RNA sequence: GCCUAACACAUGCAAGUCGAACGAGAAGCAUCCUUCGGGAUGUGGACAGUGGCGAACGGGUGCGUAACACGUAGCUAAUCUGCCCCAAAGAGGAGGACAACAUCUGGAAACAGGUGCUAAUACUCCAUGCCCUUCUACGGAAGGAAACGCUGAGGCGCUUUGGGAUGAGGCUGCGGCCCAUCAGCUAGUUGGUAAGGUAAAAGCUUACCAAGGCGACGACGGGUAGGGGACCUGAGAGGGUGGCCCCCCACACUGGGACUGAGACACGGCCCAGACUCCUACGGGAGGCGGCAGUGAGGAAUCUUGCGCAAUGGACGAAAGUCUGACGCAGCGACACCGCGUGGGCGAAGAAGGUUUUCGGAUCGUAAAGCCCUUUUCUAUGUGACGAGAACGGACGGUAGCAUAGGAAUAAGUCUCGGCUAACUACGUGCCAGCAGCCGCGGUAAAACGUAGGAGGCAAGCGUUAUCCGGAGUUACUGGGCGUAAAGCGCGCGCAGGCGGAUGGUUAAGUUGUUUAUGAAAGCUCUCGGCUAAACUGGGAGAGGAUGAACAAAACUGGCUGUCUUGAGGGCAGGAGAGGAAAGUAGAAUUCCGCGUGUAGUGGUGAAAUGCGUAGAUAUGCGGAGGAAUACCAGUGGCGAAGGCGACUUUCUGGCCUGCACCUGACGCUGAGGCGCGAAAGCAUGGGUAGCGAACGGGAUUAGAAACCCCGGUAGUCCAUGCCGUAAACGAUGUUCACUAGACGUUCGUGUCACUACGGUGGCGUGGGUGUCGAAGCAAACGCGAUAAGUGAACCGCCUGGGGAGUACGAUCGCAAGGUUAAAACUCAAAGGAAUUGACGGGGACCCGCACAAGCAGCGGAGCGUGUGGUUUAAUUCGAGGCUACGCGAAGAACCUUACCUGGACUUGACAUCCCAUGACCACCUGUGAAAGCCAGGGUUCCCUUCCGGGGCAUGAAGACAGGUUGCUUGCAUGGACUGGCGUCAAGCUCGUGCCGUGAGGUGUUCGGUUAAGUCCGCAAACGAGCCAACCCUGAUGCUAGUUAUACGUGUCUAGCAUGACUGCCCGUGGCAACGGGAGGAAGGUGGGGAUGACGUCAAGUCAGCAUGGCCUUAUGUCCAGGGCUACACACACGCUACAAUGGCGCGUACAAUGGGUCGCAAAACCGCGAGGUCAAGCCAAUCCCGUAAAGCGCGUCUCAGUUCGGAUUGCAGGCUGCAACUCGCCUGCAUGAAGUCGGAGUUGCUAGUAACCGCGUAUCAGCACGGCGCGGUGAUACGUUCCCGGGUCUUGUACACACCGCCCGUCACGUCAUGGAAGUUGGUCACGCCUGAAGUCGGGAAGCUAACCUAACGGAGGCUACUGCCGAGGG
Repeated sequence: GCCUAACACAUGCAAGUCGAACGAGAAGCAUCCUUCGGGAUGUGGACAGUGGCGAACGGGUGCGUAACACGUAGCUAAUCUGCCCCAAAGAGGAGGACAACAUCUGGAAACAGGUGCUAAUACUCCAUGCCCUUCUACGGAAGGAAACGCUGAGGCGCUUUGGGAUGAGGCUGCGGCCCAUCAGCUAGUUGGUAAGGUAAAAGCUUACCAAGGCGACGACGGGUAGGGGACCUGAGAGGGUGGCCCCCCACACUGGGACUGAGACACGGCCCAGACUCCUACGGGAGGCGGCAGUGAGGAAUCUUGCGCAAUGGACGAAAGUCUGACGCAGCGACACCGCGUGGGCGAAGAAGGUUUUCGGAUCGUAAAGCCCUUUUCUAUGUGACGAGAACGGACGGUAGCAUAGGAAUAAGUCUCGGCUAACUACGUGCCAGCAGCCGCGGUAAAACGUAGGAGGCAAGCGUUAUCCGGAGUUACUGGGCGUAAAGCGCGCGCAGGCGGAUGGUUAAGUUGUUUAUGAAAGCUCUCGGCUAAACUGGGAGAGGAUGAACAAAACUGGCUGUCUUGAGGGCAGGAGAGGAAAGUAGAAUUCCGCGUGUAGUGGUGAAAUGCGUAGAUAUGCGGAGGAAUACCAGUGGCGAAGGCGACUUUCUGGCCUGCACCUGACGCUGAGGCGCGAAAGCAUGGGUAGCGAACGGGAUUAGAAACCCCGGUAGUCCAUGCCGUAAACGAUGUUCACUAGACGUUCGUGUCACUACGGUGGCGUGGGUGUCGAAGCAAACGCGAUAAGUGAACCGCCUGGGGAGUACGAUCGCAAGGUUAAAACUCAAAGGAAUUGACGGGGACCCGCACAAGCAGCGGAGCGUGUGGUUUAAUUCGAGGCUACGCGAAGAACCUUACCUGGACUUGACAUCCCAUGACCACCUGUGAAAGCCAGGGUUCCCUUCCGGGGCAUGAAGACAGGUUGCUUGCAUGGACUGGCGUCAAGCUCGUGCCGUGAGGUGUUCGGUUAAGUCCGCAAACGAGCCAACCCUGAUGCUAGUUAUACGUGUCUAGCAUGACUGCCCGUGGCAACGGGAGGAAGGUGGGGAUGACGUCAAGUCAGCAUGGCCUUAUGUCCAGGGCUACACACACGCUACAAUGGCGCGUACAAUGGGUCGCAAAACCGCGAGGUCAAGCCAAUCCCGUAAAGCGCGUCUCAGUUCGGAUUGCAGGCUGCAACUCGCCUGCAUGAAGUCGGAGUUGCUAGUAACCGCGUAUCAGCACGGCGCGGUGAUACGUUCCCGGGUCUUGUACACACCGCCCGUCACGUCAUGGAAGUUGGUCACGCCUGAAGUCGGGAAGCUAACCUAACGGAGGCUACUGCCGAGGG
């Protein structure tokens, strides 16, 4: 230990008792009689009845109730109180009934009725009446009682009255929930008078009279809820709760009602109505577990239909005793609290086994085993209580306890191990499965999932969920905020309220102290006891909030009463001002109208067009009309509370400032509600309308253009009157007062001094306003800083994560538009502030670069070459992908390469190491085959040696292993290495110390100059330092040496070493750095070129250079042949050759450099038209060779054509390399002779010996070069930095930080969820009106009935009933 259904209940029990109040009296027993059926007497006392007491306690539940219901403190002289206690008095006389019972009748039953008999402590009358009640002239009068009962002789009872005790009723102060989207409520309402009523005050009820009563200190209404002692939490203040136990209240199927009684409007009583259930013979009846058990239902969820009255307590009784589901016990549930155990000691071969491993070990782990010990617990047996105060009597209970015996025996789980948070590894899984309180884990190495081992926590429990408090100073009383984070009402006036100057007196409300009363018990704290201890429990003390009473104090606040002048206000004298309202006036300008002059355009824009104009515009002159606004002055100037206010004059009017210190004497500050003012737009009515100008029309722009631009143009803008009531109504900063360094402006006064040209000017002070900077201080920072955002005081308003939403509903205001007030569901884990570093900007400033511009040559069109995409294929191996892939890896694919495909083969392997055996093997030949290989045969017989053996090689076998360019990892798991771009950009990137900042970070590195440059200088809270710079080649000169150069001296050649160039000199500019010009010089301002590539970044590229984790192992490895990488509708990139006359062709002729060469370069000579061949000198090369350079120049020819341009394609014939040129090489000769007539949009390179043009060499390489890397020959154009692109520095904005290829908004489509509205429909609750109206009290009751009393016996009094009136639940 039913938190849910105050839902419904089968069955049993839960309230009876008394024969000592009364009548009757069964069974049984005893005695007697008997016709043996029974009868009589006595005893006995069941069942029921009359009567008394109890049943109003005890037990249950929490529906209702926001209330005098509860708590607390009081009042009751406005009351009652059975039983109990104390006291006083009394109890005399008389009478009539009714149950039971008997009998009859009705009914199924429940039950009812008639007739007849009877007792009492039942009922009635009379008397008395201390006393009580009422009336009173205060003398008194009237009225009112009883049981000579019972008895066991002790008593117990009865009546009246007073008092007590106990219990109860009523009234009052104070205290304790939410909603103002409930602001007004109230007719018995508030009071009075009279009557009624009650135990009792009272509108409690009725009649009449009056019009009151309550309310922002929250009435009324709605929602929720039993209240308290206490309990949980918290340092406390608080917050939450009201289960067990105790007190009070309310309720008893739902609603209403009374009766009885001391007490009820009564849980186990009555009547009525309703719903439900049950019985029925259908006519009618019965019932109420929210008592204890128990059942069903509901629910996540809550127990036995147990034992006993032995104890405690209750009812009755004189008592014995009876009754008691109160209570005492037991049962069930780890639901909670407390205690105990599941063993203790020794025990290292650190066993086995598990896990892990760096393979050594580590760990579980003294843990286990084993040896020794103990027995709480357990089991068995024996004994056995207290609870019972004289006797009897024990449910619990053969329980607790005790004794003996047995044996480690009977007894460990659960959660966690990423951080918070104590505790870590392995495997599995691979954004899956899953975890998760928050952050977040999981996409192939997961301490986060699952499992295992280990570890940590707690332990008969452990974890989860729910709820409450704490942490949360996150509703802030203790104890918060409001410039920009949420938050100051748009502004004022002001009622209530809050707060209030100086100095006396008084009071004692607040305040403080002392005493006292209450604050039940239990609980809590401390302490002392009892169960072995604890939980539990007994005694004592204390704490606690609050309240009452008495006394005291008088500082402070308040009240009352004086005084004062500094707060506030007034007076007098001056002052400034776009302060407000009304009336009038003025000039400039725009537009329009008239007339004149005048002619073709004007207007407008980025450019135009629409528009206006030959019917005369624009322009210009004169005249006129009308409306609106007031240039200059004009100013972080002025005024106003704010909104706001700007020509001038007049009238009316508000506020402010200064000086004097004359008056009043705290008259003050703030201000919920309230009232007023309140830009623009908008609304209503009526005017007005020049300009401007939403809507609208047209023209442009554009993909579109509902816009920006242009031409027009209506409302409106203006006036009058009335609404609206909002703005980034902002200083995003409420009003008032006081205090706290300064400096510099400006505006309006005033005091004084000096000067004066008399207009004033200046200095020093002192007030009001308005600005800038700034100390202290404050602040998250930004910033504020006497005009505070500083330090204090008073009062008001407002805030409490973002969205939903300033929205819905409701209310209210408004003519409307709309305003004010103002949520929730749902959803997110953020939203936000300030500052920092970057990045970015169709932001700004400065600067640079073949970036543009100025040029030259191209590309893009054609053919071909090469690469790529795509497609195809058995395969067309793979990689590279904007710039920064695409003549890239590849400095060279016929086989090989080769990784791909097809087919044929091998399985310790093509290759490495180890072990064993054998001894030759290899090479070569023959057969077969495409080859690899296989099979057989032939052939051959290693080296060293100490003679044991060793080494190399080959074969065979088994296994360790080899192998892998197979694939994965988007090289996004990686190492190292290398590379590309930004970027040789010219310029940046950092560090140490110091300084500044809470910090991120800043400073240095910014700034002013200058430079190609973070180059240098200056300044400067910085001073220094590092990385990017110094080196090499070349050009000039000198010196030295010199082979193979040179005929020789020699040196223009080769090699080496020096010199020279440094803004050094001059002029100019400049503060310096430096710049411009000049001289000299071979070279001049880094002389030219190269090598050299900062910190970083692009998850840039490479697993196919290498290494590496995983995976395969008769295959993803290995060998071989053939094929493929060379395909071809097409697309792109990079080149070559051209399109021709600055050319082609022919002939002649001139001038290089870098390089390479012995498996090589090859001369000369000869052969061939030629490629080439033959033979071969020379050369390991400044010696020989490749090796004639070409463009150029001279002469000739061609004459503008698809050509004597161009050479593709194709045929034939050859050459070279190579095992082999079919797929698929290069070259030559002859023949063929395609496209192409200078290339659209677009786009590339280049600034000087450069572009362009021309040839030469070389690496790779058997062969193959239009590509790459080099070499020389000839040899051109830039005003400049506006724009495009890229980059750098400073600055600015930012909602970006995978950083603009960012972020992000709205519609639409589909589905889900939540909420609002909706014609309506339905249920619940509350209120009001009307009709009907049960039971019942009260009133009436002339009809009916009637024992007690009276009577003259007729009748009467009194009572009861029908019927009826008011009220009235329920129903309609």
This is a predicted structure of a 1372-nucleotide RNA (small-subunit ribosomal RNA) from an uncultured organism. Model confidence (mean pLDDT): 81 of 100. Rfam family: Bacterial small subunit ribosomal RNA. Gene Ontology terms of the family: structural constituent of ribosome and ribosome.